A computed fold for a 72-nucleotide RNA from a Gaiellales bacterium, annotated as transfer RNA. Its Rfam family is "tRNA". Rfam links the family to the GO term triplet codon-amino acid adaptor activity. By type it is a transfer RNA. Its mean pLDDT, the model's own confidence on a scale to 100, is 82. Taxonomically the source falls in Gaiellales (Bacteria, Bacillati, Actinomycetota, Thermoleophilia). RNAcentral records the identical sequence in 2 taxa.
């Protein structure tokens, strides 16, 4: 230099055009002599950044950034 993958709550991930979700973790409560485990609940997100297409974009298109892999 060329090609490809990935980027979504603190962490690991789902969601392939129509209300952004799950598990774990945090916090609160129940339970327990205490802790842990278990059960119930709360909070937490400009969906990497910008632009385009569309009535509508996490999703499709383009550019950029970060990271990983391959080729040279």
């Nucleotide at each position: 230099g060329g090609g490809g993958g990935u980027g979504u709550g603190g962490c690991u991930c789902a969601g392939u055009g129509g209300c952004a979700g799950a598990g774990c973790a945090u916090c609160c409560g129940c339970u327990u002599g205490u802790c842990g485990a278990g059960c119930g609940g709360u909070a937490g997100g400009u969906c990497g950044c910008g632009a385009g297409u569309u009535c509508g974009a996490u999703u499709c298109u383009c550019g950029c950034c970060a990271u990983c892999c391959c080729c040279g």